Annotation: This is a predicted structure of an 85-nucleotide RNA (c-di-GMP-I riboswitch aptamer) from a soil metagenome. Rfam family: c-di-GMP-I riboswitch aptamer. From the family's description: GEMM was predicted in a large-scale screen for bacterial structured RNA regulatory elements. The RNAcentral record of the sequence draws on MGnify. Its mean pLDDT, the model's own confidence on a scale to 100, is 88.

[in-house]
RNA sequence: GAUAAAGGCAAAACCGGCGAAAGCCGGCGACGCAAAGCUAUGGGUCUGUGGCCGCAAACGCGGCUAUGACUGCCAGGUCGCCGAA
Numbered sequence: 001g002a003u004a005a006a007g008g009c010a011a012a013a014c015c016g017g018c019g020a021a022a023g024c025c026g027g028c029g030a031c032g033c034a035a036a037g038c039u040a041u042g043g044g045u046c047u048g049u050g051g052c053c054g055c056a057a058a059c060g061c062g063g064c065u066a067u068g069a070c071u072g073c074c075a076g077g078u079c080g081c082c083g084a085a
Base pairs, nucleotide, nucleotide: 001082008033009032014027015026016025017024018023031072037078038077039076041075042074043073044070045069046068050065051064052063053062054061055060
């Protein structure tokens, strides 16, 4: 980062599975992506099993909280294809 070339990845939906959930894995499928490769390091967002607190006689209800999750939220680190302006 181009009306280039060779390729790559794969959103949502649907099907099956795992998980408390967020979400993840596989299949199918392409919304898009010059890192939409890897990394949870900083920020941010999501969830709340568990823990704590409040209300309540109680059933329950509400709040806080990451050790959980998101790299296709932003950045950092790191590996990588091509080579016009």